RNAcentral holds the full RNA, with entries from ENA and SILVA. A computed fold for a 349-nucleotide part of an RNA from an uncultured bacterium, annotated as small-subunit ribosomal RNA, central domain. The prediction has a mean pLDDT of 89.
[in-house]
Context: one part of a larger RNA
RNA sequence: CUGGGCAUAAAGCGCACGUAGGCUGUGCCGUAAGUGCGGGGUGAAAUCCCACGGCUUACCCGUGGAACUGCCCCGCAGACUGCGGUGCUAGAGGAUGGUAGGGGAGAGCGGAACUCCUGGUGGAGCGGUGAAAUGCGUAGAGAUCAGGAGGAACACCGGUGGCGAAGGCGGCUCUCUGGUCCAUUUCUGACGCUGAGGUGCGAAAGCUAGGGGAGCAAACGGGAUUAGAUACCCCGGUAGUCCUAGCUGUAAACGAUGGGUACUAGCUUGGGGCCUCCCUGUGUGGUCCCAGGUGAAGCAAAUGUGAUAAGUACCCCGCCUGGGGAGUAUGGUCGCAAGGCUGAAACUC
Repeated sequence: CUGGGCAUAAAGCGCACGUAGGCUGUGCCGUAAGUGCGGGGUGAAAUCCCACGGCUUACCCGUGGAACUGCCCCGCAGACUGCGGUGCUAGAGGAUGGUAGGGGAGAGCGGAACUCCUGGUGGAGCGGUGAAAUGCGUAGAGAUCAGGAGGAACACCGGUGGCGAAGGCGGCUCUCUGGUCCAUUUCUGACGCUGAGGUGCGAAAGCUAGGGGAGCAAACGGGAUUAGAUACCCCGGUAGUCCUAGCUGUAAACGAUGGGUACUAGCUUGGGGCCUCCCUGUGUGGUCCCAGGUGAAGCAAAUGUGAUAAGUACCCCGCCUGGGGAGUAUGGUCGCAAGGCUGAAACUC
C1' cells in the first nucleotide's frame, strides 16, 4: 500500500454544529497543470532476462541484444479532471401567506390525592401478612367532620397518536423563543454533502455551595422467613429524589442499524397541509410531508429486512481484524472526588 466487513457473529462515535481535508448540478468560451499521442535526451557499469561464444561440462567468463516499467525537454490533441471567465435553475437558501404539535426557557394559577398541625364527634382497637410479629393507640389512635400548613406529581383525555438532533418532552394561562410541513413559483444563483482535530448539548446516579423536604427510599435499625438469610415479605428510616448556581460526561445513550443523494411491485392504518367533488361529513378522489402494519423482487447464514432497506449505486466520516489476560497496567490528559477519555504486553487456550 492492499482485502473483507460493522441489526443479532468482532465492529456505527450518545447526538449535533462546524475547521482543515475529501467529494460536488448544468450550458458556452478560454487555458493546458493533470491526462493521451508522437519525437528527442537521459536512465553508468555490473546484476536479472535472451542469443551466440570460451574453459572436455557445469559453476564461471566474454560479446551482442533486450530491459531498466523512471525523470526531463519539445510538439500535437482538448473528451474527462483542474484553473480562469460568462450564463442557467432542477440542488441549496431566502421572501410572502398559511399550518399542526407534551419542542425549549421564564412567570403565574388550579384541583384531586398524601402527610402533618388544630378543633369537633367517638371510645378500642388500628396497621400489616401466606400466617405473624416489630410498629401505632385510653397521654384517646384508626374512622369521620371542619379549618390550616407543606412539598411533590399532574388521573381521565392518552393512542398501535404528536414534537424534538439526540438525551428527552404531558394539568391550565401568559410572555419570550427554536425547528418542521404546505401553498405561491416571487428572489439569490451551486451559495452544496460529509466532516480528522475542535466546540456545544447530553437520562439516571454521583459531587460542591445554598435552600427545600409531603410521599417514596440506597445505607442503617427492628420484626419475620430460613439450616443460615448481611435477601426476597413487614414496621421504621438518612442521604437522595425537588429548586438555584456550578461540576461530572456515562448507559442495553438501542432501530444493538452513521450522515447525504438518486433509483427500485403492491395493498393498508394513523397524524399534518393543500387541491377537488358531493348529500358539508370522522365523507369522495388527487397530491406533498410524517409515524406504522403487511408483503413482490432483491438481499441475508438464518431470524428477518423490504421506498423509514438490511435492495441497487455514488460521496464523506467512524469503527472491526480469534477467546482470555483487559477496557486491566503504564504514560498522557480531563475531573473536587468518584472516575472519564486514550490504551498495551508477558503469559495462556